[in-house]
This is a predicted structure of a 1488-nucleotide RNA (small-subunit ribosomal RNA) from uncultured Planctomyces sp. NCBI's taxonomy places the organism under Bacteria, Pseudomonadati, Planctomycetales, Planctomycetaceae, Planctomyces. Its mean pLDDT, the model's own confidence on a scale to 100, is 80. The sequence is in RNAcentral, with records from ENA and SILVA.
RNA sequence: CUCGUUUGAAUCCUGGCUCGAGAAUGAACGUUGGCGAUUCGUGGAUUAGGCAUGCAAGUCGAGCGAGAAGGUUCCUUCGGGAACCGGACAGCGGCAAACGGGGUAGUAAUACGUAGGUUACACCCUCGGGUCUGGGAUAGCCACGGGAAACUGUGGGUAAUACCGGAUAAUCUCUGCGGAGCAAAGGUGUCAUGUCCGCCCGAGGAGCGGCUUACGCGGUACCAGGUAGUUGGUGAGGUAAUGGCCCACCAAGCCUGAGACGCCUAGGGGGUGUGAGAGCAUGGCCCCCACCACUGGGACUGAGACACUGCCCAGACACCUACGGGUGGCUGCAGUCGAGGUGCUUCGGCAAUGGACGCAAGUCUGACCGAGCGACGUCGCGUGCGGGUUAAGGCCUUCGGGUUGUAAACCGCUGUCAGAGGACAGGAAAUCGCCGGGAGCUAUCUCCCGGUGUUGACCGAGCCUCAGAGGAAGCACGGGCUAAGCUCGUGCCAGCAGCCGCGGUAAUACGAACUGUGCGAACGUUAUUCGGACGCACUGGGCUUAAAGGGUGCGUAGGCGGUUACUUAAGUAGGGUGUGAAAUGUCCCGGCUCAACCGGGGAAUGGCGCUCUAAACUGGGGCUUGAGUGAGAUAGAGGUGUGCGGAACUUCCGGUGGAGCGGUGAAAUGUGUUGAUAUCGGAGCUAACACCAUUGGCGAAAGCGGCACACUGGGUCUCAACUGACGCUGAGGCACGAAAGCCAGGGGAGCAAACGGGAUUAGAUACCCCGGUAGUCCUGGCUGUAAACGCUGAGUACUGGUUGGAAGCAGGUUCGCCCCAUUCCGACGUAGCGAAAGCGUUAAGUACUCCGCCUGGGGAGUAUGGUCGCAAGACUGAAACUCAAGGGAAUUGACGGGGGCUCACACAAGCGGUGGAGCAUGUGGCUUAAUUCGAGGCAACGCGAAGAACCUUAUCCUAGACUUGACAUUCAUGGAUGGCACGCCUGAAUGGGAUGUGUCUGCCUUCGGUUGAAACAUCGACAGGUGCUGCAUGGCUGUCGUCAGCUCGUGUCGUGAGAUGUCCGCGUUAAGUCGCUGAACGAGCGACCCUUGUCCUUAGUUGCCAGCACGUCAUGGUGGGGACUCUAAGGAGACCGCCGGUGUCAAGCCGGAGGAAGGUGGGGACGACGUCAAGUCAUCAUGGCCUUUAUGUCUAGGGCUGCACACGUGCUACAAUGGGGCGUACAAAGGGAAGCGAACCCGCGAGGGCAAGCAAAUCUCAAAAAGCGUCCCUCAGUUCGGAUUGCAGGCUGCAACGCCUGCAUGAAGCUGGAAUCGCUAGUAAUCGCAGGUCAGCUAUACUGCGGUGAAUGUGUUCCUGAGCCUUGUACACACCGCCCGUCAAGCCACGAAAGCGGCUCGCAUCCCAAGUCGCUAAGCCAACCUUCGGGAGGCAGGCGCCUAAGAUGAACGCUGUGAUUGGGACUCUGUCGUAACAAGGUAUAUGU
Repeated sequence: CUCGUUUGAAUCCUGGCUCGAGAAUGAACGUUGGCGAUUCGUGGAUUAGGCAUGCAAGUCGAGCGAGAAGGUUCCUUCGGGAACCGGACAGCGGCAAACGGGGUAGUAAUACGUAGGUUACACCCUCGGGUCUGGGAUAGCCACGGGAAACUGUGGGUAAUACCGGAUAAUCUCUGCGGAGCAAAGGUGUCAUGUCCGCCCGAGGAGCGGCUUACGCGGUACCAGGUAGUUGGUGAGGUAAUGGCCCACCAAGCCUGAGACGCCUAGGGGGUGUGAGAGCAUGGCCCCCACCACUGGGACUGAGACACUGCCCAGACACCUACGGGUGGCUGCAGUCGAGGUGCUUCGGCAAUGGACGCAAGUCUGACCGAGCGACGUCGCGUGCGGGUUAAGGCCUUCGGGUUGUAAACCGCUGUCAGAGGACAGGAAAUCGCCGGGAGCUAUCUCCCGGUGUUGACCGAGCCUCAGAGGAAGCACGGGCUAAGCUCGUGCCAGCAGCCGCGGUAAUACGAACUGUGCGAACGUUAUUCGGACGCACUGGGCUUAAAGGGUGCGUAGGCGGUUACUUAAGUAGGGUGUGAAAUGUCCCGGCUCAACCGGGGAAUGGCGCUCUAAACUGGGGCUUGAGUGAGAUAGAGGUGUGCGGAACUUCCGGUGGAGCGGUGAAAUGUGUUGAUAUCGGAGCUAACACCAUUGGCGAAAGCGGCACACUGGGUCUCAACUGACGCUGAGGCACGAAAGCCAGGGGAGCAAACGGGAUUAGAUACCCCGGUAGUCCUGGCUGUAAACGCUGAGUACUGGUUGGAAGCAGGUUCGCCCCAUUCCGACGUAGCGAAAGCGUUAAGUACUCCGCCUGGGGAGUAUGGUCGCAAGACUGAAACUCAAGGGAAUUGACGGGGGCUCACACAAGCGGUGGAGCAUGUGGCUUAAUUCGAGGCAACGCGAAGAACCUUAUCCUAGACUUGACAUUCAUGGAUGGCACGCCUGAAUGGGAUGUGUCUGCCUUCGGUUGAAACAUCGACAGGUGCUGCAUGGCUGUCGUCAGCUCGUGUCGUGAGAUGUCCGCGUUAAGUCGCUGAACGAGCGACCCUUGUCCUUAGUUGCCAGCACGUCAUGGUGGGGACUCUAAGGAGACCGCCGGUGUCAAGCCGGAGGAAGGUGGGGACGACGUCAAGUCAUCAUGGCCUUUAUGUCUAGGGCUGCACACGUGCUACAAUGGGGCGUACAAAGGGAAGCGAACCCGCGAGGGCAAGCAAAUCUCAAAAAGCGUCCCUCAGUUCGGAUUGCAGGCUGCAACGCCUGCAUGAAGCUGGAAUCGCUAGUAAUCGCAGGUCAGCUAUACUGCGGUGAAUGUGUUCCUGAGCCUUGUACACACCGCCCGUCAAGCCACGAAAGCGGCUCGCAUCCCAAGUCGCUAAGCCAACCUUCGGGAGGCAGGCGCCUAAGAUGAACGCUGUGAUUGGGACUCUGUCGUAACAAGGUAUAUGU
């Protein structure tokens, strides 16, 4: 360092979303919760909202006066008084109160950071000097008042280190350099000429401030111009000090695209979190700085403030009040209310550290030190250790077992933490008091040493003793990501979910149990930050098609820039030095038992300043190759204007002519006898310029096409004369810019939006047709956009080639052309690049420079704001909300009203049917108590069912019964029975009840036996189920389809899915059948079997009979025979083998010979990988579920057959190629014992009787029928047709609603609409025969068998289906696909809107508190002067400037809300159409 998931049928990319792994937090919530850290940290983040109460700043008697209580002594009239001591409360005065403590509101620069510059200053330190002499007040106090209070007035009198005058005066200040000016305080003490504490002046230091300079330090251009004290100057003022800091006058500047001004947000830094780093995010605690102190304004005092716990004013709020008036400011420590998801005690102490005051003792100190609360964080420890069973229980189970699990019990051991008791180190000595000694020359001062006494709020380690495994484990997760799974419950419900997604009856995803995994006094969740994310890319991304190149050029600022010598040192590089506070981080060492934590030292601190050095590069001189100029030549639809030309359309005029023309898929509208169309002649007008014509040319792009002329821009080639880097790009800016559109004026032939009409259609506001106006054209102006595309910005250089076209130059030439260098336009391709497609010297390669643009889809190029425009609109350009995608390229399929090739009774050509009738049968529907169930396009419907009257038969219905059961296994108990047959009562039967008679005693045996087994009764396990799920399944089956396909191994190609092989190609076949070529070479599945047709061999019974013999009316009947037929075993035969032609010397095809058969001879079985969640749980089997006096079992009766109707499949017909009668001929294959049944007899017949033969090549069913011969019928509803109905019979069966027969009756129907089915030869058609099921039968069905025996086609346009190749795709549940828009419903956010409300910042006018400053001061006043009258000076008061708050007004901006309205997102279906995706059925898309 990464990695995973998702979007998907699979792949590679682009690209977002999301999670997890990681780290972090001033955190919070849920569940759970043992201890500690002796100095471990941390804790109101929101309302800078409001605050009760207490405390948080005082101190000094050694500055000053006064002096209560109290004490001692004395006096006393016992009331008290005096002196002394004492020193409270308060006051004057000094110092402090500007620090410390809190907070982050404001502030985007008067802040902060870094590096510089400049300038004041209290306390402190060092040094030098001074400390003389006077004066007048005032508080306290006393007296008298006012007031509720707060507070305050008058008079009297008093002190100082308070205040004032004078003197002195330099190293200070001013200066005209002569000079002038400026101060002070004392105290302690017996004792202070400085020797203690002070005071004054001056110099320096330390430290702390003020001002100032440069650089750095948020967002927004949908803020582009801002500024009048504004910018500068002069003068005056002000300040410690510079300065428009303030004022007067003068000038008109100053800032700004390197972002001024405005708006929004925000304290800044050290640092902190994260990260490999660069960065990104952040600024809590601690340190530094800034700012704030109820809100706003103001000054006073002071060294320092415009002052958190000072003052004045205004405002809001709160409190007290006697209503007159007052008081207050927790963003100090605690604490309280509120708002909040959320953040602590109204604690102890000054023992330590530090601060203020003090000579000191000391006092004060919510700073601080400690304790308390909170798992809030970090760190540490423990909850035991060693043996021990496969215990019980739990869970699962294939019932064997597995697992919990050495886990427990049990045995042995230890003693951490917590608990109880004891003694104690340390935080504390550099404190303080006293004594002694010493040093400072002296000393009251300072320092050192010793002794002694003294100071702990809080904590208490370690140590000793005691007891005992005793008091101490949870949380989350287990579908994938992601470590860890089983069972039950639930049944798209309940719920889960971070993403994908789980849940619709077998859920590893919900809930629970068991179990496992992870972490552990915690564990999860939520929120946030960084990371991963190269996903804003400086390090380190992109723009042909994924998001993204501006429509094109010119050009400003800016950025970048050829070659060469010298110099400079601003940038640049190196060294030194200063700074970069401490803390933090890091390294080393050390202290707490360890760690966290703490201490010491080092390194580091990307920066900035100063200084030294270097001189490659950038910046300042030349050069000519870049660029430009010049000279000569040259191609071209380059541009603008003017003129001319021919053809066509059309209009008009005239001639000919005479019925239609026109138009379409077909028509109609339209037009024409008033003469069209057609044709000829003439005239006019407008627009556009055929052929040439082209991957040809020109232009920056848009674009440019008849010919001529005029004007004009650019390019290319040659020469190398001139300039000398003058270049490239280009934010803003300017210009050009198709079509449509707009304005004004013309013009108008054709075409043609809108519009009208005709068609089409379900509709047709379209596509098609007939008309037709804007417009298209010209002139002038506007608009400024297009799929303005090569979807590819401009420039420069470099990097293999081949080939074509256009224009030039030089050379050669056999005049055809060749060759060389250059510019432009193309094609193919190497390397390389690319996700691929592809690009490839015209790059999308390799590099550099500059500009533009992109950062998920939708919302949306929409809204709002701004600019432009006459308008249409253009440019700029969001957010809320919503989704987990959206997109690119390529792959495999599928599909196409895409293409090519090929096949099939697919069509065509034929033959016969169905659809119409009657009937049969199945299905739907209806009906019913029930009409059991299943099957549903092909591929359900004469199907399961190869036989429903009962049975069959079922969850069918009605009714009645049984309950271990109709059937199987087993346990327990019981008594000896029990089985079979015949009887009794009841009942429809099953069944129930009572109770006799007869008959039988089994199997095993260790020969003992009995209950061991069988059997019965009862109880329990269980049986049973045609109950559900064919979408849990096995098996079986149908279908595509007997279609030619489906795959594999190795190799090769591709990043990969995949391709190749298996075809792109040439042939061929019924075929992926075979041959050839080729990066393929091989292999597997798809075929092996049966039957039939010919011959041979073998074998001849029941079959056969040629020859021989016998016999019969006759018959292979008999003896014989194996020749023949036949039977049934084995073999032969056919393979394009032979010949000819053709074909690539191929595969093969065509023809011929031979042959019984000729090109797989005919037929059958057999059905590749797979598809349809196809069918079947009702054949069978089976998981799960359900049921158990019932969904099981039994019984009776009924139903499955019900009938207005609809459909499928059939039969019989409609007749004369027929029907009927009579006669007569020829099969094959089958069946037969509860059977087939001959012959004979009876019956019109069905059938019956009797009965031979036959378990079958023997007997029998059995008659074959059509055919042939002959007679009748003669075209009719018939001698066709036979339905229906009546009567009489027969057969089977327990039972006819079954079948059959006879007689009689004699319906519909005269060849069937749209549509549709089968069939290519022994086939269709037609004719009968047999069989299975079966008691019988509804069989006209089904399965087979033979008889007679055609027609047509040799084609592939079309319909249907299929195969291969190719093409398009937005489809992949795969076109029965996908998908768009309106409308209707719900919900959400946003915009507009008459308005309404709030807020910010300024502006103008009015008014003006407090206050500084200035003016005034007739009133008042102690210090100084005085001639005593007064003066100087000061103050109250008054006026003025400024000005907070307030009031009013006009605007801008921000924000909230708003009837109504607009589109948008999402949702579940719905309505209407079908716009897009295939040629999507009118190619699609873009602008208008």

It matches the Rfam family "Bacterial small subunit ribosomal RNA". Rfam links the family to the GO terms structural constituent of ribosome and ribosome.